Transfer RNA from a Candidatus Liptonbacteria bacterium, 72 nucleotides, folded computationally. Model confidence (mean pLDDT): 82 of 100. NCBI's taxonomy places the organism under Bacteria, Bacteria candidate phyla, Candidatus Liptoniibacteriota. Rfam family: tRNA. Gene Ontology term of the family: triplet codon-amino acid adaptor activity. It is annotated as a transfer RNA. Rfam describes the family as follows. Transfer RNA (tRNA) molecules are approximately 80 nucleotides in length. It was read from a public genome assembly.
C1' cells in the first nucleotide's frame, strides 16, 4: 500500500429501517445471628466522528478515525 472483519451501558455481546436490550458488574431493599449464595427493584447509552438517502437511521450509502486478521 491492497483486501476483509469489528466499534452499541463499566465489561462481554444481541439488535438488518419505527419504544436501545440481555448477562455479568454497580446501588438499594428483602432474607440470615452474621457472611456468602439467593430474591426484588433501580441507576447507567449524544449506538466511534461527520455527511447523505428516508416521513423516520444503531440498521442503508459515502468519507474519516481506531482496533483485529490476511496479502504484498
Nucleotide at each position: 500500500g491492497c483486501c476483509a472483519g469489528a466499534g452499541u451501558a463499566g465489561u462481554u455481546c444481541a439488535g438488518u429501517g419505527g419504544c436501545a436490550g440481555a448477562a455479568c458488574a454497580c446501588u438499594u431493599u428483602c432474607a440470615u445471628g452474621g457472611u456468602a449464595a439467593g430474591a426484588a427493584a433501580g441507576g447507567g447509552g449524544u449506538c466511534g466522528g461527520g455527511a447523505g438517502u428516508u416521513c423516520g437511521a444503531u440498521u442503508c450509502u459515502c468519507c474519516c478515525c481506531u482496533c483485529u486478521g490476511g496479502c504484498u